The part of an RNA shown here (large-subunit ribosomal RNA, domain II) has 670 nucleotides and comes from Geitlerinema sp. PCC 9228. Model confidence (mean pLDDT): 86 of 100. RNAcentral holds the full RNA, with entries from SILVA. It matches the Rfam family "Bacterial large subunit ribosomal RNA".

Context: one part of a larger RNA
């Protein structure tokens, strides 16, 4: 991991409420009495419940409290009781497994730490105090040399001991090891045997170290089925309803209480909800500056400031900055002179299904969309609230694929029909449909600021057979190098003026050039040439801007429609809706109406095991197993055959160790 068996709301007492029965007041309890004796029957009235309540009490009493009240008004004035059976709740281990701890009472120092008591080990090699002698030296000491001596928690290295590094090993050789180097190796040393200290206690050169693979407090039994707002689990079937993830509190936040919102059962009466009419208060949205504030500009300008005149008083200027008030223009969740839609209430109408009582649950982590708002970054598959809506608890069909999005709410069956959303060229079910346009970018799959003679409508505006636009040809000139400035400055570095002639026309010069000139163009003017050109503004479809990490990312193929835009007919298209044919539920029994469903409630029912009663089967083969065409909507129930070989079934009742696929469940087999 499979596979078998095992495995979890039980029991007893006390109370609540519902069905059912006794009695009408119910009822016994311990005990006792018989008896075919775990059983019945009978005694036993003690003692519970009820028979009156109300007041905090004294009281009172179908009434009683409060109060001055004969007022008012709040709790009374209403058959129960004892059993059975269900469903709550209490107490109990209370639905079943699962602590980590506390606490008793005892075993443990054969392993480890400490100590005590006797033993036992340490190759070899180096190093060479102190002290001695012997010389030197000194007054004598000291001091030096040289032999000699053998000290060291001395040094190098086995044996023992330890364990820095690294690697192998990690279902090992090994629940800590092997390799290869590495430290200590006469010492606070290593060992052997014996022995001594215990659990809040030892022992510790001190890591919270060790104390038998266990140590911030062993181990073993016991309190013990501690506790466990906490994880997991919890077993057969059909039928009906059907839900929350919100509010207050709360040493609360993943939990409880009380409400909400579900269920079953009873009550009552046209209430609940919807649509129409009408009446209602409001200050939100838009809006608007009448009030609070906030702001922009102009008129006037209190005051300030600069600033002239004066010895001061004062009198003047101001193109500064300004109260205030006018006009013009704007802003606002804590602004409103005014004010909607909805949305609330309120009565009528018309439709019909709720409130209310009691019993008894689950929920009190939501989640995404639209819409308003707050935080945020006008960020988030963020968050926080209102309101709707779907998902959770909801399945079909669209959205290539996708709980939360579009359509739509699946009692079953049908090789019928019709539609929603969305679709109609193949995949792939239906238009290779109709009219009239756009696009040419594979736009059509995502983007902005900006950018462009793309392109297709509108709308204006200049110009033009007195010849436009375009391109050609040919003019483009004199004063004059204007004048200033400059080293030069001559159309063309700057400054300043920009006039006159001549002409068909020619700027005191559009660009390029040069040191300045020169040189080329251009405005503007003539000619060929011939019919329309230029400019602005709107709008439609497209371009560009466009860069992301395995490969193309738009379902695909591929499409010039098969994209788009409008307009318009057909068709496809789902578990919608209809047809048939069936099943069930609730009722007023009809030809009606319902039947998605998670927590969760509520009904009916199927099987297991053992008892009681009854009527049966069986060696001419019981139970159980195998296969098997039958019947129930379903747990499930017969019949047949083999097999097996000795018990078992129906039926009416009881009474439960009563259903298993999950609990890292538990035993066993593979």
């Nucleotide at each position: 991991g499979c596979c078998g068996g095992c495995g979890a709301g039980u029991u007893a007492u006390c109370u609540c409420u519902a069905g059912c029965g006794g009695c009408c007041g119910g009822u016994u309890a311990a005990g006792g009495u018989g008896u075919a004796c775990a059983g019945c029957a009978c005694c036993g009235g003690a003692g519970c419940c009820c028979c009156a309540g109300c007041g905090a009490a004294a009281g009172c009493g179908a009434g009683u409290c409060c109060g001055a009240a004969c007022a008012g008004g709040g709790c009374g004035u209403c058959a129960g009781u004892c059993g059975c059976u269900a469903g709550g709740g209490a107490u109990a281990g209370a639905c079943c497994c699962g602590a980590a701890c506390c606490c008793g009472g005892g075993u443990g120092a054969u392993c480890u730490a400490a100590c005590c008591a006797u033993g036992u080990c340490c190759a070899g090699g180096a190093u060479g105090a102190a002290g001695c002698u012997u010389g030197g030296g000194u007054a004598a000491u000291a001091c030096c040399a040289a032999g000699u001596g053998g000290a060291g928690g001395u040094c190098c290295g086995c044996a023992c001991c330890g364990a820095c590094c690294a690697a192998u090993g990690u279902u090992g050789c090994a629940a800590a090891a092997u390799u290869g180097g590495c430290g200590g190796a006469u010492g606070a040393g290593a060992u052997g045997u014996g022995g001594u200290u215990a659990g809040g206690g030892g022992u510790g050169a001190a890591a919270u170290g060790c104390c038998a693979a266990u140590c911030g407090a062993a181990c073993c039994c016991g309190g013990a089925g501690c506790u466990a707002u906490c994880u997991g689990g919890u077993u057969c079937u059909c039928c009906c309803c059907g839900a929350a993830a919100u509010g207050c509190g709360u040493u609360u936040a993943g939990g409880c209480g009380c409400a909400g919102c579900g269920g079953u059962g009873g009550u009552a009466a046209a209430a609940a909800c919807a649509c129409g009419a009408c009446c209602g208060g409001g200050g939100u949205a838009a809006a608007g500056c009448a009030c609070u504030g906030u702001u922009u500009c102009g008129g006037u300008g209190c005051g300030g400031g600069c600033u002239g005149c004066g010895a001061g008083a004062g009198c003047g200027g101001u193109a500064c900055c300004a109260a205030a008030u006018c006009g013009a223009g704007a802003c606002a969740a804590a602004c409103u002179c005014g004010g909607a839609a909805u949305a609330c209430g309120g009565u009528c109408g018309u439709g019909g299904a709720u409130g209310c009582c009691a019993c008894u649950a689950g929920u009190a982590a939501g989640a995404c969309g639209g819409u308003g708002u707050g935080g945020g970054a006008u960020a988030a598959g963020c968050u926080u609230c209102a309101u709707c809506g779907u998902c959770a608890a909801g399945a079909g069909g669209g959205a290539a694929a996708c709980a939360g999005c579009c359509c739509a709410g699946a009692c079953c069956g049908c090789c019928a029909g019709c539609u929603a959303a969305g679709g109609u060229c193949c995949c792939c079910a239906a238009a290779u449909g109709a009219u009239g346009g756009c696009u040419a970018a594979g736009u059509g799959a995502c983007a902005a600021a900006g950018g462009a003679u793309g392109u297709g409508g509108g709308a204006g505006u200049g110009c033009u057979g007195a010849g436009a636009c375009a391109a050609c040809c040919a003019g483009g000139a004199g004063g004059u190098u204007g004048g200033c400035u400059u080293a030069g400055a001559a159309g063309c570095a700057g400054c300043c003026a920009u006039c006159c002639u001549u002409g068909a026309a020619a700027g005191a010069g559009u660009g390029c050039g040069u040191a300045a000139u020169a040189g080329c163009u251009c405005a503007c003017u003539g000619g060929u040439c011939a019919a329309g050109c230029g400019c602005u503004c709107u709008u439609g479809c497209g371009c560009c801007g466009a860069a992301a990490a395995u490969g193309a990312a738009a379902g695909g193929g591929g499409c010039u429609a098969a994209g788009u835009c409008a307009u318009c007919u057909a068709c496809c298209g789902a578990a919608g809706c209809u047809g048939c044919g069936g099943g069930c539920u609730g009722c007023a029994a009809g030809u009606c109406a319902g039947c998605g469903g998670u927590a969760g409630g509520g009904g009916a029912g199927c099987g297991u095991u053992c008892c009681c009663g009854u009527g049966c089967c069986c060696g001419a083969g019981a139970a159980g197993u195998g296969c098997u065409a039958g019947c129930g909507c379903a747990a499930g129930c017969a019949g047949g055959u083999a097999u097996g070989g000795a018990g078992g079934c129906g039926c009416g009742g009881g009474a439960a160790g009563u259903g298993a696929g999950a609990a890292u469940g538990u035993c066993g087999g593979c």